Guanidine-I riboswitch aptamer from Bacillus amyloliquefaciens, 109 nucleotides, folded computationally.
The prediction has a mean pLDDT of 84.
The RNAcentral record of the sequence draws on ENA and Ribocentre.
The same sequence occurs in records of 2 taxa.
RNA sequence: AGACAUGUUUUCUAGGGUUCCGCAUGUUCAUACAUGGCCUGGUCCGAGAGAAAACACAUAUGCGGACAUAUCCCGCAUAUGCACACGGAGGGAAAAAAGCCCGGGAGAG
Numbered sequence: 001a002g003a004c005a006u007g008u009u010u011u012c013u014a015g016g017g018u019u020c021c022g023c024a025u026g027u028u029c030a031u032a033c034a035u036g037g038c039c040u041g042g043u044c045c046g047a048g049a050g051a052a053a054a055c056a057c058a059u060a061u062g063c064g065g066a067c068a069u070a071u072c073c074c075g076c077a078u079a080u081g082c083a084c085a086c087g088g089a090g091g092g093a094a095a096a097a098a099g100c101c102c103g104g105g106a107g108a109g
Base pairs, nucleotide, nucleotide: 007055008054009053010052011051012050015045016044020042021041022039023036024035025034026033027032057081058080059079060078061077062076063075064074065073084104086107090102091101092100
């Protein structure tokens, strides 16, 4: 310096804004309308470096199958493992914003 690999999804949370609901203020005969997220909230978005679960994968053991037999191979069950991770600015989004995406990026150690 390069290659392969460290996985996927769901639910939730930190967090996020304001499309809808609600709330507040104003207006209207009424229906409705306007403004407000520097309104706690419901809907909504939501973590590589947050949580849990399921699946996948790897290894070991056992059982079964194929094979003339064993290893190898295939399937099932059980157990274990599934590590580490400092990080801008700027840009993106058909509500808007964000720890979302660009991005395990740039950069740093």